[in-house]
RNA sequence: UCUCAUCAAGAGUGGCUGAGGGAAAACGGCCCGAUGACGCCUGGCAACCCACCCGCAUCGUCGCGGGGAAGGGUGCAAACUCCGGCGGAAUAUGUAUUCCGCGAGAUGAGA
Numbered sequence: 001u002c003u004c005a006u007c008a009a010g011a012g013u014g015g016c017u018g019a020g021g022g023a024a025a026a027c028g029g030c031c032c033g034a035u036g037a038c039g040c041c042u043g044g045c046a047a048c049c050c051a052c053c054c055g056c057a058u059c060g061u062c063g064c065g066g067g068g069a070a071g072g073g074u075g076c077a078a079a080c081u082c083c084g085g086c087g088g089a090a091u092a093u094g095u096a097u098u099c100c101g102c103g104a105g106a107u108g109a110g111a
Stems, first nucleotide, its partner, number of pairs: 001111007012042001014041003020032003027084003044076002048073003052068001053066004081104001085102008
């Protein structure tokens, strides 16, 4: 960089620390935060991959389908992916709301 899948659920009343924080270039909005945020440790959530179990197929392996569990690799843990872009539709109406698609982004797996 490309491809595929997912993005509405879930996750401590613990310890340390101490002023900022809300992924992504900036900006804006709106929020979180000394009733201690963010971060770290620890506990947790989830089930993408590996391993495990069952079935199908095979001489066997590769493979296909399903399942539970949570051992390993990731991931996640305020607000829809916090909101912002483009196109279309519906409703109310001068500006909003909702829905669909695209784009952007995140995570995993593969190339």
Background
SAM riboswitch aptamer (S box leader) from a soil metagenome, 111 nucleotides, folded computationally. Its mean pLDDT, the model's own confidence on a scale to 100, is 78. RNAcentral holds the sequence, with entries from MGnify. Rfam family: SAM riboswitch aptamer (S box leader). Its family is annotated with regulation of gene expression in the Gene Ontology. The model forms 94% of the base pairs in the Rfam consensus.